[in-house]
RNA sequence: GGGUCCAUAGUUUAAUGGAUAGAAUAUCGGGUUUCGGCCCCGAAGAUCUAGGUUCGAUUCCUAGUGGACUCA
Numbered sequence: 001g002g003g004u005c006c007a008u009a010g011u012u013u014a015a016u017g018g019a020u021a022g023a024a025u026a027u028c029g030g031g032u033u034u035c036g037g038c039c040c041c042g043a044a045g046a047u048c049u050a051g052g053u054u055c056g057a058u059u060c061c062u063a064g065u066g067g068a069c070u071c072a
Base pairs, nucleotide, nucleotide: 001071002070003069004068005067006066007065010025011024012023013022018055027043028042029041030040031039048064049063050062051061052060
């Protein structure tokens, strides 16, 4: 330098172009407990960036950024 793949809550992840972007775990609050843990209820928290296509984009296209693998 060329090619392939990936990027979504703190973490692990789901999502036929039309969902309030879903869940698990972690965090916080409450209940339970003599206290703590387990357990139960609740809250907050995310689409890498910039353009484009479309009535509508996490999804499709282009470029960039970062990462993994591979060829030289």